[in-house]
Context: one part of a larger RNA
RNA sequence: CCCUCCUUAAGGAAUUCGGCAAAUUAGAUCCGUAACUUCGGGAGAAGGAUCGCCCCUGGAGGUGUACCGGUUUACCCGGGAAGCUGACGGGGGCCGCAGUGAGCAGGCCCAGGCGACUGUUUAUCAAAACCACAGGUCUCUGCAAAAGCGAAAGCUGACGUAUAGGGGCUGACGCCUGCCCAGUGCCGGAAGGUUAAGGGGAGAGCUUCACGGCUUGAACCGAAGCCCCGGUGAACGGCGGCCGUAACUAUAACGGUCCUAAGGUAGCGAAAUUCCUUGUCGGGUAAGUUCCGACCCGCACGAAAGGCGUAACGAUCUGGGCACUGUCUCGAGGGGGGACCCG
Numbered sequence: 001c002c003c004u005c006c007u008u009a010a011g012g013a014a015u016u017c018g019g020c021a022a023a024u025u026a027g028a029u030c031c032g033u034a035a036c037u038u039c040g041g042g043a044g045a046a047g048g049a050u051c052g053c054c055c056c057u058g059g060a061g062g063u064g065u066a067c068c069g070g071u072u073u074a075c076c077c078g079g080g081a082a083g084c085u086g087a088c089g090g091g092g093g094c095c096g097c098a099g100u101g102a103g104c105a106g107g108c109c110c111a112g113g114c115g116a117c118u119g120u121u122u123a124u125c126a127a128a129a130c131c132a133c134a135g136g137u138c139u140c141u142g143c144a145a146a147a148g149c150g151a152a153a154g155c156u157g158a159c160g161u162a163u164a165g166g167g168g169c170u171g172a173c174g175c176c177u178g179c180c181c182a183g184u185g186c187c188g189g190a191a192g193g194u195u196a197a198g199g200g201g202a203g204a205g206c207u208u209c210a211c212g213g214c215u216u217g218a219a220c221c222g223a224a225g226c227c228c229c230g231g232u233g234a235a236c237g238g239c240g241g242c243c244g245u246a247a248c249u250a251u252a253a254c255g256g257u258c259c260u261a262a263g264g265u266a267g268c269g270a271a272a273u274u275c276c277u278u279g280u281c282g283g284g285u286a287a288g289u290u291c292c293g294a295c296c297c298g299c300a301c302g303a304a305a306g307g308c309g310u311a312a313c314g315a316u317c318u319g320g321g322c323a324c325u326g327u328c329u330c331g332a333g334g335g336g337g338g339a340c341c342c343g
Stems, first nucleotide, its partner, number of pairs: 001338008010329002014327001019324001027051005036041001038172001052094007061085003067079004071074001095099001107322007114314002119131001135170007147156003173309004178239003183236002185232005192227003198221002203216005240258005267301001268298001279295005
């Protein structure tokens, strides 16, 4: 010097990105427990009190082959003195700093974000707000199902049958889920347009003396598809601009105009989203780029790529507080193991 334990005056988070680490707490009985809530919970909330040993004493219950009763006479059933035991108590006393005397054995509270929850995940740096999840919804599938694996046979689906099975999205619950079908997709559409092979053959060419052969070929008839006509958003997706206006000012309920398929509704909002930005105001601090509550000028929230709430839950993330501490002021002392020396 390193590792690992233990202790530490006064202070008590001043440390630090951050109480990381450590400390505190801890059992049992009794008392006592708030907001909120889906009435289950929250709850071990929080916060308190008691606990050893000795003597006296109450005592339910247990046991009880003395004894009593019963009968089906049995290694039977019921009761049961004494003795033993004994939950739970009552009174008195004793000792220590300390009685769950050592060990094992929650620190707690307030507020917010996210995800409802228990689960699951990057074997070997990430456990989470990811994934999953019950629930919701759309869509496909009538059974030799759809879908999937496989050159195929065949198999799964399923020895199931639409209260079933596959796929997509969303993700408990509560309140809700607005407008746009112009584009793309999907679904429907006995007309019309276009359209392949094929049918059809007006004609044309080559060849032949000829018969004929070969080649080419217009009209017209020809599916699905596309065009076309409709529908459809919990389908892919989208959801404006400029100018003016009120008797202080400011602002604009109001008006004008351009464009669009339609111009963002409810709710939320400097947000896991806000660039400007440490926005502004309020709270908390002596002092707060974080945090909480508001405001709304939303660079660039927004309704199942769901919106907004939400009790409970979380080795989650963020801010604050109490307790407690060697995290620190600021170090110090000690134990064990290394390092080092000898062998």